A computed fold for a 78-nucleotide RNA from an Actinomycetota bacterium, annotated as c-di-GMP-I riboswitch aptamer. It was read from a public genome assembly, where an Rfam model found it. The coordinates come from a structure-prediction model, not an experiment, and the mean pLDDT is 86. Rfam family: c-di-GMP-I riboswitch aptamer. Its family is annotated with cyclic-di-GMP binding in the Gene Ontology. About the family: GEMM was predicted in a large-scale screen for bacterial structured RNA regulatory elements. Lineage of the source: Bacteria > Bacillati > Actinomycetota.
RNA sequence: CACCGAUAAGGGCGAACCGGCCGUGAGGCCGGCUAGCAAAGUCGACGGGCCUGAUUGUCAGGUAUCCGGGCUACUGAC
Numbered sequence: 001c002a003c004c005g006a007u008a009a010g011g012g013c014g015a016a017c018c019g020g021c022c023g024u025g026a027g028g029c030c031g032g033c034u035a036g037c038a039a040a041g042u043c044g045a046c047g048g049g050c051c052u053g054a055u056u057g058u059c060a061g062g063u064a065u066c067c068g069g070g071c072u073a074c075u076g077a078c
Stems, first nucleotide, its partner, number of pairs: 004076002012037002017032006035065001041071003046068003049063006
């Protein structure tokens, strides 16, 4: 440095649900909560899937906790 991820250590994030706000909508933000996550950090201008809106051929939007992939990263047993 790379791979790997343990009854390791210090930590981190936060599905669903609830409350408030935003959005036509999918959904997003803040707070609570905690099923889980070794990248549940990030990229939607990497590919695919799914969802939404407008419409009839496609365009616009969302989802990174749908999958694959890229980039970055704490720790140190085997």